Predicted 3D model of a 97-nucleotide RNA (SAM riboswitch aptamer (S box leader)) from uncultured Nosocomiicoccus sp. The RNAcentral record of the sequence draws on MGnify.
RNA sequence: UCUUAUUAAGAGUGAGUGGAGGGAUUUGGCCCUGUGAAACUCCGGCAACAGCUUUUAGCGAUGUGCCAAUUCCAACAGUUUGUACUGAAAGAUAAGA
Numbered sequence: 001u002c003u004u005a006u007u008a009a010g011a012g013u014g015a016g017u018g019g020a021g022g023g024a025u026u027u028g029g030c031c032c033u034g035u036g037a038a039a040c041u042c043c044g045g046c047a048a049c050a051g052c053u054u055u056u057a058g059c060g061a062u063g064u065g066c067c068a069a070u071u072c073c074a075a076c077a078g079u080u081u082g083u084a085c086u087g088a089a090a091g092a093u094a095a096g097a
Base pairs, nucleotide, nucleotide: 001097002096003095004094005093006092007091012043014042015041016040017039021032022031023030026075027074028073029072044067045066046065048064049063050062051059052058053057071090076087077086078085079084
């Protein structure tokens, strides 16, 4: 990079370092944050894919992943009086090539 699948479920007000940002990117909104953001380490946890098992289900750390809010919401298209809904795009994760 390509293909496929999933993306309304679940799980941290933990400890230490750190010291102002963070929620992917742009815009707008909304929100989290000195009652301590990001990041890193440790501990704890979840169970999406692979894995394993006694396979309508279960297990947990073995490889990844994840642990505010739907992927925080909208943007593009369609339906719609409104509002809202559906789909797409983009992103993320996994498996394979």
Lineage of the source: Bacteria > Bacillati > Bacilli > Caryophanales > Nosocomiicoccus.